Context: one part of a larger RNA
Molecule: small-subunit ribosomal RNA, central domain
Organism: Desulfuromonadales bacterium
RNA sequence: UUGGGCGUAAAGCGCGUGCAGGCGGCUCGCUAAGUCUGAUGUGAAAGCCCCGGGCUCAACCCGGGAAGUGCAUUGGAAACUGGCGAACUUGAGUACGGGAGAGGGAAGUGGAAUUCCGAGUGUAGGGGUGAAAUCCGUAGAUAUUCGGAGGAACACCAGUGGCGAAGGCGGCUUCCUGGACCGAUACUGACGCUGAGACGCGAAAGCGUGGGGAGCAAACAGGAUUAGAUACCCUGGUAGUCCACGCCGUAAACGAUGGGCACUAGGUGUCGCGGGUAUUGACCCCUGCGGUGCCGUAGCUAACGCAUUAAGUGCCCCGCCUGGGGAGUACGGCCGCAAGGCUAAAACUC
Numbered sequence: 001u002u003g004g005g006c007g008u009a010a011a012g013c014g015c016g017u018g019c020a021g022g023c024g025g026c027u028c029g030c031u032a033a034g035u036c037u038g039a040u041g042u043g044a045a046a047g048c049c050c051c052g053g054g055c056u057c058a059a060c061c062c063g064g065g066a067a068g069u070g071c072a073u074u075g076g077a078a079a080c081u082g083g084c085g086a087a088c089u090u091g092a093g094u095a096c097g098g099g100a101g102a103g104g105g106a107a108g109u110g111g112a113a114u115u116c117c118g119a120g121u122g123u124a125g126g127g128g129u130g131a132a133a134u135c136c137g138u139a140g141a142u143a144u145u146c147g148g149a150g151g152a153a154c155a156c157c158a159g160u161g162g163c164g165a166a167g168g169c170g171g172c173u174u175c176c177u178g179g180a181c182c183g184a185u186a187c188u189g190a191c192g193c194u195g196a197g198a199c200g201c202g203a204a205a206g207c208g209u210g211g212g213g214a215g216c217a218a219a220c221a222g223g224a225u226u227a228g229a230u231a232c233c234c235u236g237g238u239a240g241u242c243c244a245c246g247c248c249g250u251a252a253a254c255g256a257u258g259g260g261c262a263c264u265a266g267g268u269g270u271c272g273c274g275g276g277u278a279u280u281g282a283c284c285c286c287u288g289c290g291g292u293g294c295c296g297u298a299g300c301u302a303a304c305g306c307a308u309u310a311a312g313u314g315c316c317c318c319g320c321c322u323g324g325g326g327a328g329u330a331c332g333g334c335c336g337c338a339a340g341g342c343u344a345a346a347a348c349u350c
Stems, first nucleotide, its partner, number of pairs: 004321003007304002012318001014201004021194003025088001027086005033081002035077008049065006091191001092188004096183003103177007110154001115149007125136002162169002206247006215241002220236004258317006266295011299306002323350003332343004
């Protein structure tokens, strides 16, 4: 292994691209591998089942029959699956016209603020806390005005908003570039879905080389607190945070909910595009498609809750679970500069 499951009980791979494989729309013809049906052969003996018989019965034994779901050969059927051929347009895609967007990459640029430096005014405090102290300040601080330097992040707009496969993305301008959506026609003609391996992307921290360093700030130092205080609070402060290139490959990578298609009451908000109505026009009102929220019917659920963005009803494909601890550990293998990652047990114990 049958079977049951995966939002919160164990369980959805962090996300995508995609080879193999699995699965696959509608119509016609051919085929006959799967499928169905008939025949023949075979399917040892014993055993099982049926009939009869032998030991006084039975167990046991003997004779006969049946069964033996299978395999092979052969005749046939053609609905379904497969194969071959032909055709179709609804699935999928292409062309055309539109508008939306913090989608990605590069270059440039702007203002506010913090800090530092120079100069002016000015004088004894400032800072910090529950209260303080360390700390800064008469070598002139804090405050205030002007000038300069430099780094990082972009207030308001901002949304219950938008974009992206996910991670994630927010000042402005330009260039390069991906995707989605709407509309009306034309075209291709099943070109599709999923996807073991594989390949790529992948927050933060961390690592390598070089740069940069304003603010913040692990470590660290000091001051407090305390019985102690290797903390919480305060004053400082180095890696780091930033940039380039190369690694790492993890996360409560979460909707704790894999992807695709179809079906199954509604109400209400919002974003993008369209149609109608109305109007000077933006609005209003009705309506179509796509996204994103809230509420809620049936149904589902252990409950909580989910409910056309399903956790409802079905089909297809992948991943995963199988008592707690030991343990996401040891060993081995693969990957990594390292940190470590991936794969992944057992003894023992409850």